[in-house]
RNA sequence: GGGCGGUUAACUCAGCGGGAGAGUGCUUCCCUUACAAGGAAGAAGCCGCAGGUUCAAUCCCUGCACCGCCCA
Numbered sequence: 001g002g003g004c005g006g007u008u009a010a011c012u013c014a015g016c017g018g019g020a021g022a023g024u025g026c027u028u029c030c031c032u033u034a035c036a037a038g039g040a041a042g043a044a045g046c047c048g049c050a051g052g053u054u055c056a057a058u059c060c061c062u063g064c065a066c067c068g069c070c071c072a
Base pairs, nucleotide, nucleotide: 001071002070003069004068005067006066007065010024011023012022013021018055026042027041028040029039030038048064049063050062051061052060
């Protein structure tokens, strides 16, 4: 330098044009003498950045950044 994959909640990951979600973790409450386990409720994300297409973009297109793999 070229090719491919990835970037979404604190962490691990789904979602793939019209509602942003799950598990774990966190907070509060119940239970317990207490802790853990269990039960109930809740908070937390400008979906890597910037443009473009579209009535509408996490999703499609382009560029860039970062991470990983391969080729040279």